[in-house]
Context: one part of a larger RNA
């Protein structure tokens, strides 16, 4: 743009994709066989191996506006304290998030119509014959059953529910934002509000700020678990999310 009023919202599945994998070991049971050596079908379990798929409780990794320490060197007139630069200077660590190498889980049971094959019954063909009427079994393959996507499925489906004329529902624009995103788009909220930010608590990281006693010639330590802090979690209208403004008009009655 359609989908025959116009929306919101839940769905049905035509058809489409994706999975389908595997090994060992324990019981059965040293049994059945078999002289013996050896050594089982069917069943039941218990641990992996490779792939997938989700996620960040462990465990590791990264974390460049977090926190220490620490080199040159410049700067704030000096101390003391801080700060620029030097690949974040280097270096130890580190919350979210975002990985795998880390976790969980998964390929389960079942239907159903079959090849191959085996079979009942049983003619033609007194006999036999799975087949010619009939009927039973049987594979990881196959169609369903699982997981996604799907009404543009023009065959355009369905179901609640709201709206009917300076419009209405609804929907955009703006605005605060997001484990969403290249831009769109998708999502949450907009005063009847926790959307972000601020605060204040707290998880968490870094490791003991400055100032000052005190001990030491000093370097240093100690008093003293502080300081400072990026994403985490709560609460709380203190700042913004303000009044607005566009679009929606014709089936129906």
């Nucleotide at each position: 743009c359609g989908c025959u009023a116009g929306a919101a919202g839940a769905u049905u599945g035509a058809g489409a994709g994706g999975g389908c994998c595997u090994g060992a070991c324990u019981c059965u049971a040293g049994u059945a066989c078999g002289a013996g050596a050896g050594g089982a079908c069917c069943g039941a379990g218990u641990c992996g191996g490779a792939c997938g798929a989700a996620c960040c409780u462990c465990u590791a990794g990264u974390g460049u506006a977090c926190c220490u320490g620490u080199u040159g060197u410049g700067g704030c007139g000096c101390c003391a304290g801080c700060u620029g630069c030097a690949g974040c200077g280097c270096a130890g660590g580190g919350u979210a998030g975002c990985u795998a190498u880390g976790u969980u889980c998964g390929g389960u049971u079942a239907a159903g119509a079959u090849a191959a094959g085996c079979g009942c019954u049983g003619a033609a063909a007194g006999c036999a014959u799975c087949u010619a009427a009939g009927c039973a079994c049987g594979a990881a393959a196959c169609u369903u059953g699982c997981c996604u996507c799907a009404a543009g499925a023009u065959g355009a489906g369905u179901c609640u529910u709201c709206u009917u004329u300076a419009u209405a529902a609804g929907g955009g624009u703006c605005g605060u934002c997001g484990a969403a995103g290249a831009c769109u788009a998708c999502g949450a909220c907009g005063u009847u509000g926790a959307u972000a930010g601020g605060c204040u608590a707290u998880a968490g990281g870094u490791g003991u700020a400055a100032a000052g006693g005190c001990a030491g010639u000093a370097a240093u330590g100690u008093c003293a678990u502080a300081g400072c802090c990026g994403a985490g979690u709560a609460g709380u209208a203190c700042u913004a999310a303000u009044u607005g403004c566009c679009c929606g008009u014709a089936a129906a009655c």

Predicted 3D model of a 253-nucleotide part of an RNA (large-subunit ribosomal RNA, domain VI) from a Bacteroidota bacterium.
The coordinates come from a structure-prediction model, not an experiment, and the mean pLDDT is 86.
The organism belongs to Bacteroidota, within Bacteria.